The prediction has a mean pLDDT of 82. The RNA shown here (small-subunit ribosomal RNA) has 1401 nucleotides and comes from an uncultured bacterium. Rfam family: Bacterial small subunit ribosomal RNA. Rfam links the family to the GO terms structural constituent of ribosome and ribosome. The sequence is in RNAcentral, with records from ENA.
RNA sequence: AUGCAAGUCGAGCGGGGAGAGCCUUCGGGCUCUUCCAGCGGCGGACGGGUGAGUAACGCGUGACAACCUUUCCUUCACAGGGGAAUAACGCAGCGAAAGCUGUGCUAAUACCGCAUGAGACCACAAGAUCGCAUGGUCAAGGGGUCAAAGGAGCAAUUCGGUGAAGGGUGGGCUCGCGUCUGAUUAGCUAGUUGGCGGGGUAACGGCCCACCAAGGUAACGAUCAGUAGCCGACCUGAGAGGGUGAUCGGCUACACUGGGACUGAGACACGGCCCAGACUCCUACGGGAGGCAGCAGUGGGGAAUAUUGGGCAAUGGGCGAAAGCCUGACCCAGCAACGCCGCGUGAGGGAAGAAGGUUUUCGGAUCGUAAACCUCUGUCCUUGGUGAAGAGUAAAAGACGGUAGCCAAGGAGGAAGCCCCGGCUAACUACGUGCCAGCAGCCGCGGUAAUACGGAGGAUGCAAGCGUUAUCCGGAUUCAUUGGGUUUAAAGGGUGCGCAGGUGGGAAAAUAAGUCAGUGGUGAAAUACUGCCGCUUAACGGUAGAAUUGCCAUUGAUACUGUUUUUCUUGAGUAUGGUUGAGGUAGGUGGAAUGUGUUGUGUAGCGGUGAAAUGCAUAGAUAUGACACAGAACGCCGAUUGCGAAGGCAGCUUACUAAGCCAUUACUGACGCUGAGGCACGAAAGCGUGGGGAUCAAACAGGAUUAGAUACCCUGGUAGUCCACGCCGUAAACGAUGAUCACUAGCUGUUGGCGAUACACCGAUCAGCGGCAAAGCAAAAGCAUUAAGUGAUCCACCUGGGGAGUACGGCCGCAAGGCUGAAACUCAAAGGAAUUGACGGGGGCCCGCACAAGCGGAGGAACAUGUGGUUUAAUUCGAUGAUACGCGAGGAACCUUACCUGGGCUUAAAUGUAGAGUGCAUUGAGAGGAAACUUUCAUUUUCUUCGGAACUCUUUACAAGGUGCUGCAUGGUUGUCGUCAGCUCGUGCCGUGAGGUGUCGGGUUAAGUCCCAUAACGAGCGCAACCCUUAUCGUUAGUUGCCAGCGGGUAAAGCCGGGAACUCUAGCGAAACUGCCGGUGUAAACCGAGAGGAAGGUGGGGAUGACGUCAAAUCAGCACGGCCCUUAUGUCCAGGGCUACACACGUGUUACAAUGGCCGGUACAGAGGGCAGCUACCUGAUGACAGGAUGCGAAUCUCGAAAGCCGGUCUCAGUUCGGAUCGGAGUCUGCAACCCGACUCCGUGAAGCUGGAUUCGCUAGUAAUCGCGCAUCAGCCAUGGCGCGGUGAAUACGUUCCCGGGCCUUGUACACACCGCCCGUCAAGCCAUGGAAGUUGGGGGUACCUGAAGUCCGUAACCGUAAGGAGCGGCCUAGGUAAAACGCAGUGACUUGGGGUAAGU
Repeated sequence: AUGCAAGUCGAGCGGGGAGAGCCUUCGGGCUCUUCCAGCGGCGGACGGGUGAGUAACGCGUGACAACCUUUCCUUCACAGGGGAAUAACGCAGCGAAAGCUGUGCUAAUACCGCAUGAGACCACAAGAUCGCAUGGUCAAGGGGUCAAAGGAGCAAUUCGGUGAAGGGUGGGCUCGCGUCUGAUUAGCUAGUUGGCGGGGUAACGGCCCACCAAGGUAACGAUCAGUAGCCGACCUGAGAGGGUGAUCGGCUACACUGGGACUGAGACACGGCCCAGACUCCUACGGGAGGCAGCAGUGGGGAAUAUUGGGCAAUGGGCGAAAGCCUGACCCAGCAACGCCGCGUGAGGGAAGAAGGUUUUCGGAUCGUAAACCUCUGUCCUUGGUGAAGAGUAAAAGACGGUAGCCAAGGAGGAAGCCCCGGCUAACUACGUGCCAGCAGCCGCGGUAAUACGGAGGAUGCAAGCGUUAUCCGGAUUCAUUGGGUUUAAAGGGUGCGCAGGUGGGAAAAUAAGUCAGUGGUGAAAUACUGCCGCUUAACGGUAGAAUUGCCAUUGAUACUGUUUUUCUUGAGUAUGGUUGAGGUAGGUGGAAUGUGUUGUGUAGCGGUGAAAUGCAUAGAUAUGACACAGAACGCCGAUUGCGAAGGCAGCUUACUAAGCCAUUACUGACGCUGAGGCACGAAAGCGUGGGGAUCAAACAGGAUUAGAUACCCUGGUAGUCCACGCCGUAAACGAUGAUCACUAGCUGUUGGCGAUACACCGAUCAGCGGCAAAGCAAAAGCAUUAAGUGAUCCACCUGGGGAGUACGGCCGCAAGGCUGAAACUCAAAGGAAUUGACGGGGGCCCGCACAAGCGGAGGAACAUGUGGUUUAAUUCGAUGAUACGCGAGGAACCUUACCUGGGCUUAAAUGUAGAGUGCAUUGAGAGGAAACUUUCAUUUUCUUCGGAACUCUUUACAAGGUGCUGCAUGGUUGUCGUCAGCUCGUGCCGUGAGGUGUCGGGUUAAGUCCCAUAACGAGCGCAACCCUUAUCGUUAGUUGCCAGCGGGUAAAGCCGGGAACUCUAGCGAAACUGCCGGUGUAAACCGAGAGGAAGGUGGGGAUGACGUCAAAUCAGCACGGCCCUUAUGUCCAGGGCUACACACGUGUUACAAUGGCCGGUACAGAGGGCAGCUACCUGAUGACAGGAUGCGAAUCUCGAAAGCCGGUCUCAGUUCGGAUCGGAGUCUGCAACCCGACUCCGUGAAGCUGGAUUCGCUAGUAAUCGCGCAUCAGCCAUGGCGCGGUGAAUACGUUCCCGGGCCUUGUACACACCGCCCGUCAAGCCAUGGAAGUUGGGGGUACCUGAAGUCCGUAACCGUAAGGAGCGGCCUAGGUAAAACGCAGUGACUUGGGGUAAGU
């Protein structure tokens, strides 16, 4: 778009059409049935929809007066007699249409007079009655005005009509109470508020009008702005509340937008009318039509919301006498898991625990009785049959619907998903991924072992649903009435006075407003609750009860509160007498100091600082006298003393003035407390006008400091600081603690009074100012009669951090600015108190070769060695402040070797198992090759019971191999703090707790060592001791060691006999414990060069390393999880490299020389090593070494000292120092010394003359210095490492400082712990916001002009006999126009600040 949703009545009326019958003068008439438009009646004001508007008597609840009410019920009365029209219809006309006009005829339950008037209404009114008055109420009586309709039926009768009264129903109007947000809306209002009189209405009323008065309303929130239909109820909640106002019900408003009336009982009327406007449609362009927020349906919008269905069978409504007609109300059906409820998708048995999936410690576990399989059942389903109630009645009538239900049959057949599995929160594994991809409600997961991502297996939850999103309540006592707070977490106003308000002492009386109780009315139904009942159950429904916590009325009670009256004195105040004080205001005055001026003395500096400089000064400063002037501030007293409301107040004195306290108890008689707004006061700085200006001193200048220094320090210095007057009105205006009143253990100090008394002392006397502490409170710290305790009253303020005390607006201010005071956005915290640590350019105590005091070095040179860097084919890898760098490496020419280049191998270098094959292996010879390896020829094992076995090789299969990665997956081991004295536990006690105590304190120690004290008592790991070594002695033993005495013997020698004494060796013992003495001290302990002793206060040295820290080191020593490679990242071989070289660093060696070098002579160790070894001795060589030779597997043999001592020489020089480098010649090891060995000899003879800043070691047999040995090893780049002995010092006042450490304490915004945390600008891009020349949009109001329709009013001409009408005029409204202002919102070049991002600065 389209269809339907309000009609009906012929029993109100005239007429028209059709059909049938009868009659007919054939023109037609009558009767019946049915249909139709019109006149007329009733209904279209109900039912149905929607929530735009409305913050309002709109709604809810309760009440009241001055009202109306069709139809309905009851009652009473009446209906007599007339009149004039008009539609339909006929004729004529206009128009495209919608429709309209003229003329003619006609009816009524349509319209209009007249009569009647019980009655009603209106005015008059005898009289009665009430009242303080104006006046109120009742009322006889006469007067005026006002009615009507008929129809049906043969009739009875019935349906209607008119008037009146009462009732009922419905409605109008009024009032009390309740009903959102904003004060950054504080004033609004002229018909406004009231009165008198009219008009109007159904009715009261400024509803309207004239006049009069000047009111009315508002902080208990007016006005304005924003938002919104209200309620019964619904959701939530323990409740109180909070949120919502779908469905159902009540009320209300609206019907395209705005306005208006008509008709009517009722409307200012959803499917009526008129006008204006916007829009859509038709049109012949002249004009017309329309209003789904009725039911369906369409378009659009949207995250999203259904059928253009059936029926009036039921319920209900309209009309009708009725039959009946109408009814998208309603009853049903359709669509959507949208909600609620019920049911199903099967039940029982079934272990080889199948297959398969997943996982695995490879055994298994799990999906899992789950499946298969067997036996059943039939709800739902399918087919067939039967088949309602809902239907009342005289009878008929079922849309739903062949539906629900019932019967039979069929067959497990057709029917399970979604979310989740880190914690909250029920449920766990493997894989993939690797801060990626992703997850996430909060906390947070993910950077190679992710229960957090992804898919998988499994598990949990719910289930025809399950998750997500949005919204509301809850939890949230997180706006706190129930039921919170304000010292420090957010929060007490800077202080006082005080209007309103709130609140308020004792007694009595009255009242009964609050309060309490009873009763009555109301609180609609539905909902919710309880009982019972009906659909198989339930959802759902029926019925009864209770509830509806409220409001109104009435009766009573009178303790408390209120109100009124009377009264009281204790709260409060007044009076009198004392007393106190930096209380205030104004004036006068004083000395010290400072500065300046004049003048004197006096001379070279002064001043200033960490140190200096700027500055001042020979033109005489500073210093020191005298005199003068100026301004400001008041030393001592002076004090957690005093006064004041707070801010604040300090020399002395005068005047004026305010207050507190004490004592007396005379007076008033609750006069009190608090206090929103308001008013006043209010430090410093600042502002205005005028003075003043000594000091000090923002700004400013100069000098320093510094990387810089717009600072700290110094020299100057202007506003200001001071005074008067006027502003400002803020402070960490703090006790971070509002005011007032009452109550609740104490002790102590002090100020002012008082009592008693002597002025001391005292007082359970009052008022202040402090300290400590009980109960109690508090998160704790703490507070504690001066409360932060327990109560009462009132005010102020708070509600996560940032944005922000900012923006905008308003008020105040001269300005500066103040008061009031947001939001967007952003973060997951911000914050308080306390705890343990760590840290501090905090404090106290103490220790250490930490400093200091010393000795010797490093840093400069050359070389050695390691590292960085660079280079390279490779210069393999690791170690990197202390705690890497002569480190892993205690031996890189090949090997090592991990690296590079090149060449080979692919089960491989080793081992094992199984299968198959073979006889190899070995030896010899050859070819290629750098070798590995490839290849050729010859040779062909042992045993045997001859079957085979052993062994070897080849081959196949399986197990490999990796110095590849991760030390941030690990074990083990190690470094360091640190051989520092610490680190903990049990029980008890303290604390809400973290935690503390013990372990702190006073002493002492090397020590948490010990003592004392002590809410702690004990214990453990550390310390110490036990162990080894060294120093003394004893004893045992006496070889290979020893040799005193005895004997022998040599050139000499323990060489020999012998000895067992000594040394020594190596077993066992002893010894040292502050044990003794003196002193100090309670003790522990310390002091005494004490005694004794070999040794004296842990005798020296070693081993020994607490809890832990550094994600410290090592996957390349080893082991090991995971990952990676597998003809290579494995493995073999040759050569090269790890040895490079502009340079930088670490660790060393040798030196620079005379305390030395060189030459000659000469003496003394310890600890170790030695058979592929150490080698005496002999010979040779200048020598390295070579050739012989002997002893020794070693207290037996061997390797073996140097510095030292004695003597000589050199004489201060780049040397007789120093030895690098280079040349030549050699020796040795080794398969091989080119890259790349050591050593020897000859020659060469560099740098270097004691080392800048800085830095290392060492406190006694130590440093320094001298040599010796060993491991590794063929040899050696060893000057390294590990040991050994010889010679053998100096110094320590002391703990201020540097470094490290321990204990106690303190601060902390740190806890990855100061290498921490963290602030601001700038630069980059992102986000929201403010301002802004302007610009745009809508809003309400005002003003002006015009003013439709329409009501009302007025009206001479026209129409009509008249009634009346037309027309015209007036008032008013919608609407229109124009400009300005207001307030709101959007946007805007540019711009302010803010937030957030990232490894910038």